[in-house]
RNA sequence: GGGAGGUUAGCUCAGGGGUAGAGCGAUCGCCUCACACGCGAUAGGUCGCUGGUUCGAAACCAGCACUUCCCACCA
Numbered sequence: 001g002g003g004a005g006g007u008u009a010g011c012u013c014a015g016g017g018g019u020a021g022a023g024c025g026a027u028c029g030c031c032u033c034a035c036a037c038g039c040g041a042u043a044g045g046u047c048g049c050u051g052g053u054u055c056g057a058a059a060c061c062a063g064c065a066c067u068u069c070c071c072a073c074c075a
Base pairs, nucleotide, nucleotide: 001071002070003069004068005067006066007065010024011023012022013021018055026042027041028040029039030038048064049063050062051061052060
């Protein structure tokens, strides 16, 4: 330098046009003498950034950033 993938809750990841979820974790409650397990509830997100398309974008398009891998080149 060329190519491909990834970026969504604290962590691991779904969701690929109709307005964001799961598991684990956190907090509170129930249960228990107490803890654990179990059960229930709650909080936590401008979906990497900036534009564009669209009635509507996490999703589609462009650019940029970070990251993983492959190829090439230089030393």

Model confidence (mean pLDDT): 83 of 100. A computed fold for a 75-nucleotide RNA from a Burkholderiaceae bacterium, annotated as transfer RNA. Taxonomically the source falls in Burkholderiaceae (Bacteria, Pseudomonadati, Betaproteobacteria, Burkholderiales). It matches the Rfam family "tRNA". Its family is annotated with triplet codon-amino acid adaptor activity in the Gene Ontology. Rfam classes the family as a transfer RNA. RNAcentral records the identical sequence in 13 taxa.